This is a predicted structure of a 72-nucleotide RNA (transfer RNA) from a Caryophanales bacterium. It matches the Rfam family "tRNA". Rfam links the family to the GO term triplet codon-amino acid adaptor activity. The family's RNA type in Rfam is transfer RNA. The coordinates come from a structure-prediction model, not an experiment, and the mean pLDDT is 83. Taxonomically the source falls in Caryophanales (Bacteria, Bacillati, Bacillota, Bacilli). The RNAcentral record of the sequence draws on ENA.
């Protein structure tokens, strides 16, 4: 250089154009003498960044950054 394949909550990851979702952890309440387990609840996301198409885009197209990978 060329060319795949990934980027979503703190981690891990789900979501094939129509309210952004789980779990794991964090807080806080029950529970129990206390702890550990278990229960309920709540808090946390400008879906990498930037543009485009669209009535609407994490999803589609363009570009651009960063990780892995495979050719030169």
């Nucleotide at each position: 250089g060329c060319g795949g394949a990934c980027g979503u909550a703190g981690u891990u990851u789900a979501g094939u154009g129509g309210u952004a979702g789980a779990a794991c952890a964090u807080u806080g309440c029950c529970u129990u003498c206390c702890c550990a387990a278990g229960g309920c609840a709540a808090g946390g996301g400008u879906c990498g960044c930037g543009g485009g198409u669209u009535c609407g885009a994490g999803u589609c197209c363009c570009g651009u950054c960063g990780u892995c990978c495979g050719c030169u």